[in-house]
C1' cells in the first nucleotide's frame, strides 16, 4: 500500500432475492416456593457503525469514511 470478510438490543448472534427487525443468554414485574434456585406468563430495550447516492420506499443495492479481523507485498 494492495485483496477480503465483519459492524444488527446489554452480550452471542439470525434476519429479509428493497416493504419501517428477530432469537437464545442477560434484565424488569408477576405467579410458584417458608426462602433461594427452578419453571411459566407478561413487558422494556434497536434512529441495524457514520455520511452521501439510486429508489415511491434502504438494515439490505452504489459510493466514501470510521473500528475490528484474516490474507498478498
Nucleotide at each position: 500500500g494492495g485483496g477480503c470478510g465483519g459492524c444488527u438490543a446489554g452480550c452471542u448472534c439470525a434476519g429479509u432475492c428493497g416493504g419501517u427487525a428477530g432469537a437464545g443468554c442477560g434484565u424488569g414485574u408477576u405467579u410458584u416456593u417458608g426462602a433461594c434456585g427452578u419453571a411459566a406468563a407478561c413487558a422494556a430495550g434497536g434512529c441495524c457503525a457514520u455520511a452521501g447516492g439510486u429508489u415511491c420506499g434502504a438494515u439490505c443495492c452504489c459510493u466514501a469514511u470510521g473500528c475490528c479481523g484474516c490474507c498478498c507485498a

Predicted 3D model of a 73-nucleotide RNA (transfer RNA) from Parcubacteria group bacterium GW2011_GWB1_37_13. Rfam family: tRNA. The family's RNA type in Rfam is transfer RNA. The sequence was found in a public genome assembly.